Description
SAM riboswitch aptamer (S box leader) from Virgibacillus indicus, 110 nucleotides, folded computationally.
[in-house]
RNA sequence: UUCUUAUCAAGAGAGACUGAGGGACUGGCCCAAAGAUGUCUCGGCAACAGGUUCAUUAUUGAAUACUGUGCCAAUUCCAGCAGAUGCUUUUAGCAUUUGACAGAUGAGAA
Numbered sequence: 001u002u003c004u005u006a007u008c009a010a011g012a013g014a015g016a017c018u019g020a021g022g023g024a025c026u027g028g029c030c031c032a033a034a035g036a037u038g039u040c041u042c043g044g045c046a047a048c049a050g051g052u053u054c055a056u057u058a059u060u061g062a063a064u065a066c067u068g069u070g071c072c073a074a075u076u077c078c079a080g081c082a083g084a085u086g087c088u089u090u091u092a093g094c095a096u097u098u099g100a101c102a103g104a105u106g107a108g109a110a
Base pairs, nucleotide, nucleotide: 001110002109003108004107005106006105007104008103013042014041015040016039017038021031022030023029025080026079027078028077043072044071045070048068049067050066051064052063053062054061055060076102081099082098083097084096085095086094087093088092
C1' cells in the first nucleotide's frame, strides 16, 4: 500500500512550543490571534488484539489499562447515492427512517 472483516448516538484535560488556517473530499454548518492546526510532556478515556485473574462441564462471560494500537469539539458535525413512510404551498420541497458509497480505528492476510 491492497484485500477481508468488526465497530463507529457513549467516553476523555492541562501545560509548553509553533503561528493560520482547520473539521478526509464537495456543499452546508461549526472551531479559530481570548491562538485554529501540528509537535512534545504529563494526565485521561476506551476492553479492538494479546496477557493476567475469576466464574463456567465446555462453549463462553466478567474483571483488569499489564502489553500493542487507538482516541480525548460538535452522532463519522450534517448531507452527498438509492429505497420507504409522513406532511405541505404536491412536475417539487421538508421531516423521519432503512440500506449502500466514502471515511476512521482494530484484527487477519498478501
NCBI's taxonomy places the organism under Bacteria, Bacillati, Bacillota, Bacilli, Virgibacillus. It was read from a public genome assembly, where an Rfam model found it. Model confidence (mean pLDDT): 85 of 100. It matches the Rfam family "SAM riboswitch aptamer (S box leader)". Rfam's curators write: The SAM riboswitch is found upstream of a number of genes which code for proteins involved in methionine or cysteine biosynthesis in Gram-positive bacteria.